[in-house]
RNA sequence: GCUGGCAUAGCUCAGUUGGUAGAGCAGCUGAUUCGUAAUCAGCAGGUCGUGUGUUCAAGUCACAUUGCCAGCU
Numbered sequence: 001g002c003u004g005g006c007a008u009a010g011c012u013c014a015g016u017u018g019g020u021a022g023a024g025c026a027g028c029u030g031a032u033u034c035g036u037a038a039u040c041a042g043c044a045g046g047u048c049g050u051g052u053g054u055u056c057a058a059g060u061c062a063c064a065u066u067g068c069c070a071g072c073u
Base pairs, nucleotide, nucleotide: 001072002071003070004069005068006067007066010025011024012023013022019056027043028042029041030040031039049065050064051063052062053061
């Protein structure tokens, strides 16, 4: 230098054909217990790496760009 992959909640990851983003763990509150743990119920937490474009509508499609990983030279 070229090619490919990954980037979504604090962490690990889903999200199928474009239709307003979810799970587990962690956190908070309550119930239960003499108390803790466990269990159960509930709550909070992300404008999806960044920018632009296409579209009525983009996590999803296109282009550029940043970071990481792999391969080739």